The RNA shown here (transfer RNA) has 71 nucleotides and comes from a Candidatus Gottesmanbacteria bacterium. The organism belongs to Candidatus Gottesmaniibacteriota, within Bacteria. Rfam family: tRNA. By type it is a transfer RNA. Rfam links the family to the GO term triplet codon-amino acid adaptor activity. The coordinates come from a structure-prediction model, not an experiment, and the mean pLDDT is 82.
[in-house]
RNA sequence: GGGCCCGUAGUAUACCGGUAGAACGACUCCAUGGCAUGGAGUAGAAAGGGGUUCAAUUCCCCUCGGGUCCA
Numbered sequence: 001g002g003g004c005c006c007g008u009a010g011u012a013u014a015c016c017g018g019u020a021g022a023a024c025g026a027c028u029c030c031a032u033g034g035c036a037u038g039g040a041g042u043a044g045a046a047a048g049g050g051g052u053u054c055a056a057u058u059c060c061c062c063u064c065g066g067g068u069c070c071a
Base pairs, nucleotide, nucleotide: 001070002069003068004067005066006065007064010024011023013021018054026042027041028040029039030038047063048062049061050060051059
C1' cells in the first nucleotide's frame, strides 16, 4: 500500500427498514441487627459524517478505530 471481516449501555451480546431487547454490572427501595442472597424499580448504548427512503442501527459512500490475509 491492497483485499476481507467487525464497530450497538461500564462488560459481553440480540435485533438487521417501522418504539433498540435481555444478561451481568451501577443506583434506589423492601425484607435482615448487619453482610450475602432474594424481591421491586430507575438510569444508561447503534464509532463519526453524508446519501437513498414517508421512515435508516439496518441499504449505499467516505472517514476513523480494531482484527485478519497478501505484498